Predicted 3D model of a 72-nucleotide RNA (transfer RNA) from Elusimicrobia bacterium RIFCSPLOWO2_01_FULL_59_12. The sequence is in RNAcentral, with records from ENA. The organism belongs to Elusimicrobiota, within Bacteria. Its Rfam family is "tRNA". Rfam classes the family as a transfer RNA. The prediction has a mean pLDDT of 80.
[in-house]
RNA sequence: GCCCCCGUAGCUCAAUGGAUAGAGUACCGGCCUCCGAAGCCGUGGAUGCCAGUUCGAUUCUGGCCGGGGGCA
Numbered sequence: 001g002c003c004c005c006c007g008u009a010g011c012u013c014a015a016u017g018g019a020u021a022g023a024g025u026a027c028c029g030g031c032c033u034c035c036g037a038a039g040c041c042g043u044g045g046a047u048g049c050c051a052g053u054u055c056g057a058u059u060c061u062g063g064c065c066g067g068g069g070g071c072a
Stems, first nucleotide, its partner, number of pairs: 001071007010025004018055001028042004048064005
């Protein structure tokens, strides 16, 4: 330099055009307990950035940024 893949919650992953973006785990609160742990219940928290297509974009297109891999 060229090619390919990936980027969603603190972390690990779903959602591949349509209703309020879900789950596990963690954090926090409550119940329980003499106090903790475990268990049960609950709250909050996320689409890398900028444009484009579309009635509608996490999803499709382009560019940029970051990470990984391959070729040279």